A computed fold for a 1456-nucleotide RNA from an uncultured bacterium, annotated as small-subunit ribosomal RNA.

RNA sequence: AGAGUUUGAUCCUGGCUCAGAGUGAACGCUGGCGGCGUGCUUAACACAUGCAAGUCGAACGAGAACGGGUUAUAGCUUGCUAUAACUGUCAGCUAAGUGGCGCACGGGUGAGUAAUAUAUAGGUAAUGUGCCUUAGAGAAGAGAAUAAUUGUUGGAAACGACUUGUAAUGCUCUAUAUGCCCUUAAUACAAAAGUAUGCAGGGGAAAUAUUUAUAGCUCUAAGAUCGGCCUGUACGGUAUCAGCUUGUUGGUGAGGUAAUGGUUCACCAAGGCUAUGACGCCUAACUGGUUUGAGAGGAUGAUCAGUCACACUGGAACUGAGACACGGUCCAGACUCCUACGGGAGGCAGCAGUGGGGAAUAUUGCACAAUGGACGAAAGUCUGAUGCAGCAACGCCGCGUGGAGGAUGACACAUUUCGGUGUGUAAACUCCUUUUAUGAGUCAAGAAAAUGACGGUAGCUCAUGAAUAAGCACCGGCUAACUCCGUGCCAGCAGCCGCGGUAAUACGGAGGGUGCAAGCGUUGUUCGGAUUUACUGGGCGUAAAGAGCGUGUAGGCGGUUUAGCAAGUCAGAUGUGAAAGCCCUGGGCUUAACCCGGGAAGUGCAUUUGAAACUGCUUCACUAGAGUAUGGGAGAGGAGAUUGGAAUUCCUGGUGUAGAGGUGAAAUUCGUAGAUAUCAGGAGGAACACCAGUGGCGAAGGCAGUCUUCUGGUCGACAACUGACGCUCAGGCACGAAAGCGUGGGGAACAAACAGGAUUAGAUACCCUGGUAGUCCACGCCGUAAACGAUGAAUACUAGAUGUUGGUCAUACGUGAUCAGUGUCGCAGCUAACGCGUUAAGUAUUCCACCUGGGAAGUACGCUCGCAAGAGUGAAACUCAAAGGAAUUGACGGGGGCCCGCACAAGCGGUGGAUCAUGUGGUUUAAUUCGAUGCAACGCGAAGAACCUUACCUGGGCUUGACAUGCCGGCUAAACUCCCUGAAAAGGGAGGUCCUUCGGGAAGCCGGUGCAGGUGCUGCAUGGCUGUCGUCAGCUCGUGUCGUGAGAUGUUGGGUUAAGUCCCGCAACGAGCGCAACCCCUACAAUUAGUUGCUAGCAGGUAAAGCUGAGGACUCUAAUUGAACUGCCUACGCAAGUAGAGAGGAAGGAGGGGAUGACGUCAAGUCCUCAUGGCCCUUACGUCCAGGGCUACACACGUGAUACAAUGGCGACUACAAAGGGCAAAGCCGCGAGGUGGAGGAAAUCCCUUAAAAGUCGUCCUAGUCCGGAUCGGAGUCUGCAACUCGACUCCGUGAAGCUGGAAUCGCUAGUAAUCGUAGAUCAGCAUGCUACGGUGAAUAUGUUCCCGGGCCUUGUACACACCGCCCGUCAAGUCAUGGAAGUCGGGAGUACCCGAAGACGCGUAUGCGUUUAAGGUAAGACCGGUAACUGGGACUAAGUCGUAACAAGGUAACC
Repeated sequence: AGAGUUUGAUCCUGGCUCAGAGUGAACGCUGGCGGCGUGCUUAACACAUGCAAGUCGAACGAGAACGGGUUAUAGCUUGCUAUAACUGUCAGCUAAGUGGCGCACGGGUGAGUAAUAUAUAGGUAAUGUGCCUUAGAGAAGAGAAUAAUUGUUGGAAACGACUUGUAAUGCUCUAUAUGCCCUUAAUACAAAAGUAUGCAGGGGAAAUAUUUAUAGCUCUAAGAUCGGCCUGUACGGUAUCAGCUUGUUGGUGAGGUAAUGGUUCACCAAGGCUAUGACGCCUAACUGGUUUGAGAGGAUGAUCAGUCACACUGGAACUGAGACACGGUCCAGACUCCUACGGGAGGCAGCAGUGGGGAAUAUUGCACAAUGGACGAAAGUCUGAUGCAGCAACGCCGCGUGGAGGAUGACACAUUUCGGUGUGUAAACUCCUUUUAUGAGUCAAGAAAAUGACGGUAGCUCAUGAAUAAGCACCGGCUAACUCCGUGCCAGCAGCCGCGGUAAUACGGAGGGUGCAAGCGUUGUUCGGAUUUACUGGGCGUAAAGAGCGUGUAGGCGGUUUAGCAAGUCAGAUGUGAAAGCCCUGGGCUUAACCCGGGAAGUGCAUUUGAAACUGCUUCACUAGAGUAUGGGAGAGGAGAUUGGAAUUCCUGGUGUAGAGGUGAAAUUCGUAGAUAUCAGGAGGAACACCAGUGGCGAAGGCAGUCUUCUGGUCGACAACUGACGCUCAGGCACGAAAGCGUGGGGAACAAACAGGAUUAGAUACCCUGGUAGUCCACGCCGUAAACGAUGAAUACUAGAUGUUGGUCAUACGUGAUCAGUGUCGCAGCUAACGCGUUAAGUAUUCCACCUGGGAAGUACGCUCGCAAGAGUGAAACUCAAAGGAAUUGACGGGGGCCCGCACAAGCGGUGGAUCAUGUGGUUUAAUUCGAUGCAACGCGAAGAACCUUACCUGGGCUUGACAUGCCGGCUAAACUCCCUGAAAAGGGAGGUCCUUCGGGAAGCCGGUGCAGGUGCUGCAUGGCUGUCGUCAGCUCGUGUCGUGAGAUGUUGGGUUAAGUCCCGCAACGAGCGCAACCCCUACAAUUAGUUGCUAGCAGGUAAAGCUGAGGACUCUAAUUGAACUGCCUACGCAAGUAGAGAGGAAGGAGGGGAUGACGUCAAGUCCUCAUGGCCCUUACGUCCAGGGCUACACACGUGAUACAAUGGCGACUACAAAGGGCAAAGCCGCGAGGUGGAGGAAAUCCCUUAAAAGUCGUCCUAGUCCGGAUCGGAGUCUGCAACUCGACUCCGUGAAGCUGGAAUCGCUAGUAAUCGUAGAUCAGCAUGCUACGGUGAAUAUGUUCCCGGGCCUUGUACACACCGCCCGUCAAGUCAUGGAAGUCGGGAGUACCCGAAGACGCGUAUGCGUUUAAGGUAAGACCGGUAACUGGGACUAAGUCGUAACAAGGUAACC
């Protein structure tokens, strides 16, 4: 000192949470010792038992139970015991009583009390004071009682009654008394009030005891101590408590008190307190201090110390120096106990202890040895004060649980990439020590003569022996510390954020680690962090927050100047601020905690002495603030009255005829009874076009035709007058849009409600046709608005530029200056940013209002106002961890702009209808293996399922295994051949037999053990590969710059391009991945080369033929080059570039095609290609075999084939390819598939290999056909162990649907579509599929409005899982808290009345009476709290219902 948490990210605002310190604590786990402290915070609840206040015989009478002494008797053990008597002289003693002192201290508790308390500072000339100290004076006489006691007696008891009788330091009387008390002549001082001195008069004392020296007694004065009373200041919450008070406030006179005083009484007056918070209600003992904090503050008031209050609850007095009395009295009440029922007793908030309450707090201990207290002359007695001990880790402090060495880094455990690594010098082991522990011995201080509870305690010495002694929490981030296993949104964790749905460092366990340590964690609570109530030290345009606006009272603040005062202020001094505590310093316990000495501090209060700048008060002046006067100006400022035209509607009349009106389209509606349209006349109400303007006026709301009456404010000029008269303003008062309310008018138009028509799934809406309140006027209410500049008022200061309104001045008429408004931009500065910026949101001052997380809620209750509607004031429980502001990047929009694409349009041909093929879904099945599922699955994986494949099903087998490899043991070569059983796998049998140095080797088999194997699961654990957006033009980086930052800039802009292609401009300059190019094929040419290819010329040669010699010219082959670059021309343009049927050229603007796929998206696809983590199976989910299935079939969809025919079918004849493969030619046989055959060919040589459409001729003549060929029957061929399920092909026969295809939908822009055939891969066989090849060869594009997809810029956003987003309200379900509520229960306080104890006072000769009063009762209310049928809204709760209100122009802009 900060940190986490709102967001995709950012800055801010703002709450929540954490890290720290503390605690009279409690709980969980654990627990060795000692010292010092602390220990009912709850029920001021009730208490059994014991103790806590007695003492004095030197005040007194008395006593002999007790002890001593003397004598006698008995027993006998002959000096002991028991009994009896005497004694009170001596030394003691004393239960009970009289008397004195004490019991008012000490000890406990915090109920009450918001001031009769407390703290602090004062006053008391308004006062008391036992014991103590000092001083002065004194103590002389006398008397009457009474307790105890005796006797009688009542009562259960408690306790009495009567009689007898006695003492005192008990009580009473007399004497004396300088001082003392009461009263007072006179004198002095004084304005008065009064003060001082005070003759005379009146009143009042005493106690003795004894050991003769002490202790007491009385009066007076003083001191000390302890009080009483009074005063200033300080000391909680609440205004949803605003008025309170009748002894109340004051006076006079009395009573009362130690004393002042309405303290009490009589009379008189009508006062006193209060927004600086009276009165009421709630809460609370106060302080020194304690705790926290940097401090200021906050919280708190245990222990210790000071004060107060209380003593079962309430009242009261007595005694006394002192009490209205904790362990006293009286009365009343509640409760408990005793009782003989008549009556009595009691008070632990003393120490222990018990019950109860509670999360929770100790022993019915020892001692008066010390300190202190009471009494006493003293010895001493008493003392649960106190000193000690016991219990409790409750706190603080100290110590220990061992130290040194010890590596093959042992075992074990954990983990592992299997190599290792960690625990870890840790252990074992060796050496050493003994704090502590145990045993033994010795032994204090506390004690000045004696006396030690603690205590045989602290300490010291010896012995034994590492011996007796470590846990708790945590390990995702905050926050130090990581792995494995288990679990699988379960169990659970969690202070906040949040973990857990099969690889959890977050749950549980383990290993390891981190932190603290006899403790560690958790919970509660306080302060801190929190500048999150802000005095120090915050804010209010948009985050919460400026009152709708003015006026103005109290209050706060206030211009220049003179003098005085000294209240504030400043300085000095004095007193006080108890002790303890904190701090500093020194000392004592081995140290520390703890204790002791000294100092400082205590920021305060009071008194006093000064100062006079500032504030204040009084005062002399001033004119700059403010106001007045004079003469001018502008204006929808306000109120009343008058008047005008345009337009709408209605009425009357004319012309005129079938529609009008309305909408996206319609309909309701009006109209042949004459509408709409048009002309003329009339009626009525409301509003005032143009001018008109970020123009004007007003405090705001607001104000608009014209004229007029009355009236408010304001501006400028001038500088005559007043002389601070000012600013702000709680409460108060006035004004205050629209809607609404009341009464009475008015009513053209518009128009809530309402009605109808449409729209729609619905449409209580949006649209249309109507239409009532209302809008208008007068009077009276209401008092609110997004009443907004979301910006309170006033004053001063701080660059400017440019419009505009109203004045004044100057002017060279261009304009300039100045004052007051009203706008835009902008510097400094401010701001979280946006923005504000002389009209501040800048810099300062003054005053007022307001804010303190979101929701609940501007709600409830209470009060005030209102006719009502409602307004003002204004919470809590509960709930969430956010809610919010500004800006950023994306994405999205039924926002905008620009652009592209077979995207649309223009065309050509299809699909969708038929039959078949093939794939998929579905269904079926023992199985119909699995995967792929919008585009981007569906002739896809599969470039080819009869067996195999094969993963599926049924059945039969095997278990180290079909396959790999290591080790151990045993046997034998293994292969191979044959036979039997069987569907086969397999099983059984026979034959067979290697090398050798004889040790064995190699190979195989059998058994065992490590292991093999898995097309089992997870593509959401992965690699690799692939699809898609998309061959779309994008995606980024470095440095710099801008911004607090996310980010921006670059990459945007103006052009251009197929292109982020290029050019220009620019706070950017460069670069990378993409684009393009480089690569391949193709189009042209050249060069080189010339076989297997070619053949122009020459020669040979055939039926024909490059067949042969020969040749490289040509084609071709295959290598290297060239060629195209907007290079040239014209036009446009700055350039890039574009246009031109331009030129040239084989090719022209990327010539055509291919390969090539940026950053990324879709948890896209694939664990069944392969690889691979984890999980799972292991006589089976592995493996072998036979058969079956993947080929099923009501149906639906996709992709194709063939057709429906004449641009055609059929028949005959005839021509021209490319590319590829490795096979098979000729000949012969078969109608044919094919068979036979085997020349040639490891290929530019041979073969597959006849290309087909096209062309020529013929036929068919529009029909289910000479179209079409499905289906079916028969006969065959080929492949293959094997064509039944389930192959292909051939021939003969059969001859189905189908006559161009609904909604919808696909492909294609040129050698393309369409059409025609050919080849290849896979393959024993099997293609309408796929891949490749060539032949023939079109139509159309004016264009970008629209559909789809994409790119760039911009805009809005409450979206960021990003519109398949977000999100609102009712209803339904559950839970929780809360408001209202007929009632019901309780509480404290007050009023009136009744009754009225004790006591005090008064009266009375007295029984007694009166006054006052506690408790009790009655009555009517007010207030507060609990509870309640029912009821209202609210909050929360993975997947309920209905709609879609808001966020984009959210689909009717939203909101008040």
The sequence is in RNAcentral, with records from ENA. Its Rfam family is "Bacterial small subunit ribosomal RNA". Its family is annotated with structural constituent of ribosome and ribosome in the Gene Ontology. The prediction has a mean pLDDT of 84.